Notes
The RNA shown here (Bacterial RNase P class A) has 366 nucleotides and comes from Brevibacterium sp. ZH18.
[in-house]
RNA sequence: ACAGGUCACCAGACGGUCGCGGCUCCCAACAGGGCUGAGGAACGUCCGGGCUCCACAGAGCAGGGAUGGUGGGUAACACCCACCCGGGGCAACCCGCGGGCCAGUGCAACAGAAAGCAGACCGCCCAGUUCCGACUGGGUAAGGGUGAAACGGUGGUGUAAGAGACCACCAGAGUGCCGGGUGACCGGCGCUGCUGGGUAAACCCCAUCCGGAGCAAGAUCAGACAGACGACAUUUGAGGCUGCUCGCCGAGUCGUCGGGUGGAUUGCUCGAGGCCGGUGGCAACAUCGGUCCCAGAUAGAUGACCGUCAGUCGAGAAGGGCAACCGACUCGACCACAGAACCCGGCGUAUCGGUGGCCUGUCCUC
Numbered sequence: 001a002c003a004g005g006u007c008a009c010c011a012g013a014c015g016g017u018c019g020c021g022g023c024u025c026c027c028a029a030c031a032g033g034g035c036u037g038a039g040g041a042a043c044g045u046c047c048g049g050g051c052u053c054c055a056c057a058g059a060g061c062a063g064g065g066a067u068g069g070u071g072g073g074u075a076a077c078a079c080c081c082a083c084c085c086g087g088g089g090c091a092a093c094c095c096g097c098g099g100g101c102c103a104g105u106g107c108a109a110c111a112g113a114a115a116g117c118a119g120a121c122c123g124c125c126c127a128g129u130u131c132c133g134a135c136u137g138g139g140u141a142a143g144g145g146u147g148a149a150a151c152g153g154u155g156g157u158g159u160a161a162g163a164g165a166c167c168a169c170c171a172g173a174g175u176g177c178c179g180g181g182u183g184a185c186c187g188g189c190g191c192u193g194c195u196g197g198g199u200a201a202a203c204c205c206c207a208u209c210c211g212g213a214g215c216a217a218g219a220u221c222a223g224a225c226a227g228a229c230g231a232c233a234u235u236u237g238a239g240g241c242u243g244c245u246c247g248c249c250g251a252g253u254c255g256u257c258g259g260g261u262g263g264a265u266u267g268c269u270c271g272a273g274g275c276c277g278g279u280g281g282c283a284a285c286a287u288c289g290g291u292c293c294c295a296g297a298u299a300g301a302u303g304a305c306c307g308u309c310a311g312u313c314g315a316g317a318a319g320g321g322c323a324a325c326c327g328a329c330u331c332g333a334c335c336a337c338a339g340a341a342c343c344c345g346g347c348g349u350a351u352c353g354g355u356g357g358c359c360u361g362u363c364c365u366c
Base pairs, nucleotide, nucleotide: 001362002361003360004359005358006357007356008355009354010353012309013308014307015306016305017304018303020037021036022035023034024033025032039337043348044347046346047345048344049343050342051214052213053212054211058246059245060244061243064210065209066208067207068206069083070082071081072080073079084098085096086095087094088093099205100204104203105202106199107198121144122143123140124139125138126137127136128135129134152170153169154168155167156166157165171195172194173192174191175190176189177188178187179186180185218266219265220264221263227257228256229255230254231253232252239249240248273292274291275290276289277288278287279286280285311334312333313332314331315330316329319326320325
């Protein structure tokens, strides 16, 4: 220099004019002043929690759901960190719905002879027949062919031809011992010819976890109204938590029709908070000290226009260079995705452009 990997960050700046929400000052009121006002995803609402109510929020079983290598982090998680195993890449690094199919049951299109107690189409070998083309019976699985997948691989012994039938080496599996690691797992030595397919995002099995509804939760105040009918109950218990049992609460519950209201306050924003530094830890993170206060609307404010300067792209172009090309300057266009609604932690998705740290590979120069 080029190509790549990874971790972070920015999300136009300043000024002017007009406008909007919140708090506050002043004023009798109108008016006016001051401070403050979206995001990295505020989004999707997919997980996990806080908070609130449901009975005091309980127990057991069944059923259902979620998670799934190991160790750690966390309030918790399906998240994060480190490591292990498998796969990809020369590498930095990336990807993995990564427990169990020698508990059981099931499934596999097409092709193929045969797809799960394997099997024999071509071929090879032996015997018999023969009209010499071949046919019949038996053996075989080395070779061919099919397939995503065909019951280890190479060489030899052996044989009619062959075959772990036997032998050597290699690969794998099982098993015994030793060593390392908290662990997943890794390494070494030996024995057994044992060679046993895939699929659990198939049923299923194992381990761990899980009550429901949600700020339109819930609370208070003000205001309005009109009840009627039916069903089931009232201590022999309606109903209340998805099913059952226990336990508990317990006087009304449900349906249809009709009537009224559809306002205000609270919850509401200071919080597992942000920033800076120290300490511990490989890290996620924890802890200590200092410092800061940072939207609270309710049909929903956070905007519009103008100017200057940035940024990107396009066109032109003084000039430089042998050339490829570079290019002061001028003009024009563009400037993303999106947007709070109880609050946090994650994940996923969208995003014009741009910046930085560290690392890898190749080449060049000193």
Its mean pLDDT, the model's own confidence on a scale to 100, is 78.
It is recorded under the gene name rnpB.